RNA sequence: GCUCCCAUAGCUCAGAGGAUAGAGCAGACGCGUUCUAAGCGUAUGAUCGGGGGUUCGAAUCCCUCUGGGAGCG
Numbered sequence: 001g002c003u004c005c006c007a008u009a010g011c012u013c014a015g016a017g018g019a020u021a022g023a024g025c026a027g028a029c030g031c032g033u034u035c036u037a038a039g040c041g042u043a044u045g046a047u048c049g050g051g052g053g054u055u056c057g058a059a060u061c062c063c064u065c066u067g068g069g070a071g072c073g
Base pairs, nucleotide, nucleotide: 001072002071003070004069005068006067007066010025011024012023013022018056028042029041030040031039049065050064051063052062053061
């Protein structure tokens, strides 16, 4: 330098154009227990890496930038 992949909640991931963006774990609160733990319940938490475009509608498609990874030279 070229090609490809990834970026969504504190962490690990799902979501391949349409409805309030979901799950597990962690954390909070409660139940539970003599106390703690296990277990159970409830609520909270991401406007989807930044910017632009396409579309009636974008986490999803296109361009670009940033960061990370892999391959090739």
A computed fold for a 73-nucleotide RNA from a Patescibacteria group bacterium, annotated as transfer RNA. Rfam family: tRNA. Rfam classes the family as a transfer RNA.